């Protein structure tokens, strides 16, 4: 000198999940402001849907293939947990996809990388003013171009 791990401030990025004020005390209580979410009239929708349950947050929606497993059907002389076909459920895995995110002053746009979960109510909510009621987590580090625009600092 490079690479890669860590720890610390700052800064950033997903998200609604910040931020201030009281009390007590060794981090608890309780409040307000913002910002997000659910419930709930009249119009209007819906007038058909109730185990094929429905329905909320989220971007997270649907499609095809493959192998386990269960269920039900056929074919069979028979076919039963234990032959093969078909149909349908759950899982798991692969590849797309609706749809969303980063790409550091901000917007686009080109490029390049990525996500595409997971959870929660409880038989029950369509929209919805008043009006009610719940959240303020959790996880993480990208940095190429171009145009438009702002803002600072120099002449």
């Nucleotide at each position: 000198a490079a690479u890669a791990c860590g720890u610390a401030a700052a800064c950033g990025c997903u998200g609604a999940a910040u931020c201030c004020c009281u009390u007590g005390a060794u981090c608890g209580a309780g409040g307000g402001a913002a910002c997000g979410g659910g419930g709930g009239a009249a119009c209007c929708a819906a007038u058909u849907c109730u185990u094929u349950g429905g329905g909320g947050u989220g971007a997270a929606u649907c499609c095809c293939c493959g192998c386990c497993u269960c269920c039900g059907g056929u074919u069979u002389a028979a076919a039963a947990c234990c032959a093969a076909c078909c149909g349908g459920g759950u899982g798991c895995g692969g590849g797309g996809u609706a749809g969303g995110g980063u790409u550091a002053g901000c917007u686009u746009u080109c490029g390049a990388c990525c996500c595409g979960a997971a959870c929660c109510c409880g038989u029950c909510a369509g929209c919805u003013a008043a009006c009610u009621u719940c959240g303020u987590a959790a996880g993480c580090g990208u940095g190429g171009a171009a145009a438009g625009u702002g803002a600072a600092a120099g002449a």